[in-house]
c-di-GMP-I riboswitch aptamer from an Actinomycetales bacterium, 78 nucleotides, folded computationally. Rfam family: c-di-GMP-I riboswitch aptamer. Rfam links the family to the GO term cyclic-di-GMP binding. Rfam describes the family as follows. GEMM was predicted in a large-scale screen for bacterial structured RNA regulatory elements. The coordinates come from a structure-prediction model, not an experiment, and the mean pLDDT is 89.
RNA sequence: CAGCGAGAAGGGCAAACCCGUCGUGAGGCGGGGACGCAAAGCCACGGGACCCCCCCCAGGGUCAGCCGGGCUACCGAA
Numbered sequence: 001c002a003g004c005g006a007g008a009a010g011g012g013c014a015a016a017c018c019c020g021u022c023g024u025g026a027g028g029c030g031g032g033g034a035c036g037c038a039a040a041g042c043c044a045c046g047g048g049a050c051c052c053c054c055c056c057c058a059g060g061g062u063c064a065g066c067c068g069g070g071c072u073a074c075c076g077a078a
Base pairs, nucleotide, nucleotide: 004076005075012037013036017032018031019030020029021028022027035065041071042070043069045068046067047066048063049062050061051060052059
């Protein structure tokens, strides 16, 4: 340095649900709350699901805790 992730250490994030708020909506943000997570840190590049619009096509949007991929990263047993 890379790989790897333990019954280690310091910790971190935060599902569902509730309250408030923004949005046509998917959903986002803040607070509470923990199902879980070794990248549950970041990115919409590919796939997928969802929403708006629509006869279809096409277009726009959401989800990174759906999968793949990219970038970065604490610790250090085997």